[in-house]
Context: one part of a larger RNA
RNA sequence: CUGGGCGUAAAGGGUGUGUAGGCGGUCUGAUGUGUCGGGUGUGAAAGCCCCCGACUCAAUCGGGGAACGGCAUCCGAUACUAUCGGACUUGAGGCCGCAAGGGGAGAGUGGAACUCGCGGUGUAGCGGUAGAAUGCGUGGAUAUCGCGAGGAAUGCCGAUGGCGAAGGCGGCUCUCUGGGGCGGUCUCGUAAGAGAGCCAGUUAGUCUGGGGUCUUAUGGCCUCGGAUUAGCUGGUCCUGACGCUGAAACACGAAAGCUGGGGGAGCAAACGGGAUUAGAUACCCCGGUAGUCCCAGCCCUAAACGAUGUGCACUUGGCAUAUGCCGUUUAGGUGUGUGCCGUAGGUAACCUGUUAAGUGCACCGCCUGGGGACUACGGCCGCAAGGUUGAAACUC
Numbered sequence: 001c002u003g004g005g006c007g008u009a010a011a012g013g014g015u016g017u018g019u020a021g022g023c024g025g026u027c028u029g030a031u032g033u034g035u036c037g038g039g040u041g042u043g044a045a046a047g048c049c050c051c052c053g054a055c056u057c058a059a060u061c062g063g064g065g066a067a068c069g070g071c072a073u074c075c076g077a078u079a080c081u082a083u084c085g086g087a088c089u090u091g092a093g094g095c096c097g098c099a100a101g102g103g104g105a106g107a108g109u110g111g112a113a114c115u116c117g118c119g120g121u122g123u124a125g126c127g128g129u130a131g132a133a134u135g136c137g138u139g140g141a142u143a144u145c146g147c148g149a150g151g152a153a154u155g156c157c158g159a160u161g162g163c164g165a166a167g168g169c170g171g172c173u174c175u176c177u178g179g180g181g182c183g184g185u186c187u188c189g190u191a192a193g194a195g196a197g198c199c200a201g202u203u204a205g206u207c208u209g210g211g212g213u214c215u216u217a218u219g220g221c222c223u224c225g226g227a228u229u230a231g232c233u234g235g236u237c238c239u240g241a242c243g244c245u246g247a248a249a250c251a252c253g254a255a256a257g258c259u260g261g262g263g264g265a266g267c268a269a270a271c272g273g274g275a276u277u278a279g280a281u282a283c284c285c286c287g288g289u290a291g292u293c294c295c296a297g298c299c300c301u302a303a304a305c306g307a308u309g310u311g312c313a314c315u316u317g318g319c320a321u322a323u324g325c326c327g328u329u330u331a332g333g334u335g336u337g338u339g340c341c342g343u344a345g346g347u348a349a350c351c352u353g354u355u356a357a358g359u360g361c362a363c364c365g366c367c368u369g370g371g372g373a374c375u376a377c378g379g380c381c382g383c384a385a386g387g388u389u390g391a392a393a394c395u396c
Stems, first nucleotide, its partner, number of pairs: 003368004007350002012364001014252004021245003025088007034080001035077008049065006091242001092239003095184004103177007110154001114150008125136002162169002185196004197236018257298006266292002271287004309363006317341010345352002369396003378389004
């Protein structure tokens, strides 16, 4: 090196972009790199293996053979692989059209609730709990009405639903912006092309909606649309393997935490008090500071989970739902998602089952008994907290 594995037993990297590398569609030509066949040379002797022989045998020794799996060179084969050249359209990408969406960023703005302030009414309680107490209140609370201020979050819609690579994303409006999905048909023809249908533009006619203006107003003119009929023009396609994966690297990455500045209604670690209790550094209650919010910069972790890496292909079905397309428009068909149930198969079982954990291929990551140990030491990163990489002794 060769093995077996990774939903739950040890094991999928938090997620993406992507360098090297690995792997790579169909047809064809050349070369003959890998690959295959043959020849020649070499592959010291000894040893191993086979045969024969010599010491009475053996060990030992002598002779012969085979082997030395290799290397070099020459000749040959050309399916596959490789390299170079040519061609193709199915993979991939683009273009045009359509529809959906809490995808992202910035700005503005609304209502409900809450707290505080001021004013009115009003009087002795309020609050809280299993019951209480701490607490608030005659300096007028709680309750109720009006006005004002402030910060944070966006009820119903709302979903088993949508979007995003993941983290995650929810009032409304505007601006900027990313990604994904669906559609681009048919006939004839060798082809060029032609025809039908569809789409877009344009011209003319008819009908009609909004606005302006004139005036001899059931009207004329100007302007912005909509429907329909006819004609004309254009489109109905382009690139041509550009791909997959991805060690590094880079970017993003909930919450908490950190630095500087702002903000602070509610909530609330720490902390104080009241209860409970044997005690109560808790659970319950009254308060309450960081923090939670915003700007700039760090941190880089998670049960970052579907505990299931990414991509492609193939393999019975049923039901539901979101959103497109076709359609005979309450039928039915087809695509992309999201779910449930289940066939074969898989699985130790649970379960999984076209959204695979089935059948295969490509590439990456990871595992190899428990503890020690998400540790120590060292390296790298960080302001710190710490993160990342990651042992051993010893022990069972």
The part of an RNA shown here (small-subunit ribosomal RNA, central domain) has 396 nucleotides and comes from an uncultured candidate division AC1 bacterium. The RNAcentral record of the full RNA draws on ENA and SILVA.